[in-house]
RNA sequence: AGCUUAUCAAGAAAGGUGGAGGGACAGGCCCGUUGAAACCUUAGCAACCCUUGUUUACAAGAAGGUGCUAAUUCCAUCCCGGAAUACCGGGGGAGAUAAGUC
Numbered sequence: 001a002g003c004u005u006a007u008c009a010a011g012a013a014a015g016g017u018g019g020a021g022g023g024a025c026a027g028g029c030c031c032g033u034u035g036a037a038a039c040c041u042u043a044g045c046a047a048c049c050c051u052u053g054u055u056u057a058c059a060a061g062a063a064g065g066u067g068c069u070a071a072u073u074c075c076a077u078c079c080c081g082g083a084a085u086a087c088c089g090g091g092g093g094a095g096a097u098a099a100g101u102c
Stems, first nucleotide, its partner, number of pairs: 002101007013042005021031003027075002043069003048065002050061004073094001078091005
């Protein structure tokens, strides 16, 4: 990297280094010199693995393994439905994360 399953409307930032990009995507709309990416430190959120309750369910917890801490996965892209356009709803695709697997 691939495959399987689950989740994606909630939640949670300060400091240091750095110095112009970033939000996956040729669009839109945003964030950024009142400091982007990246790295480090500390803090936090969540509860997939995990721990405890004899434990499938369920409940509680947070020591450890991940993850995450602008905007619904920022919105859209393909299909369907409603509506006069705007727009609204549902599904798909893609992506992210976890656990498992070859």
Notes: This is a predicted structure of a 102-nucleotide RNA (SAM riboswitch aptamer (S box leader)) from Mangrovivirga halotolerans. The model forms 97% of the base pairs in the Rfam consensus. It was read from a public genome assembly, where an Rfam model found it. Lineage of the source: Bacteria > Pseudomonadati > Cytophagia > Mangrovivirgaceae > Mangrovivirga.